[in-house]
Molecule: Glycine riboswitch aptamer
Organism: Aquabacterium sp.
RNA sequence: GUGAUCCUCACUGGAGAGAGGCUGGCCUUUGAGCCAGUCCACCGAAGGGGCAAGCCCGCACCGCCAUGGUCAUGCCGUGGCGAUGGGUCAAUCUCUCAGGUAAAGCGGACAGCGAGGGCAGC
Numbered sequence: 001g002u003g004a005u006c007c008u009c010a011c012u013g014g015a016g017a018g019a020g021g022c023u024g025g026c027c028u029u030u031g032a033g034c035c036a037g038u039c040c041a042c043c044g045a046a047g048g049g050g051c052a053a054g055c056c057c058g059c060a061c062c063g064c065c066a067u068g069g070u071c072a073u074g075c076c077g078u079g080g081c082g083a084u085g086g087g088u089c090a091a092u093c094u095c096u097c098a099g100g101u102a103a104a105g106c107g108g109a110c111a112g113c114g115a116g117g118g119c120a121g122c
Stems, first nucleotide, its partner, number of pairs: 001122002006117004011112003018040001020039007027031001041101003047097001048095003054088004060084001062082009
């Protein structure tokens, strides 16, 4: 100097699901109003939790193999491997704690593009 992945920021796109019931409060807007609590129904795409293969650990039990002892296919000892087990572990999968459920607005995983930062590598 470059710099995949990654981080931050700007712009663009961006789904789902009750204008639910009850109680209380608020108002120069009296409204299919707003806020809070509670009950039920529902959604998954802030955040959070869960796991498959793989990888790692390990020999307590089980199985197999190797090896030593023994007359022995049995028994005993040692070692290795596999399975059970333990750890790690992704998603738009799953849970629904949190969040959300007319339109608009806000939020929004993710995607595209641009700017800045920057580990490894070169």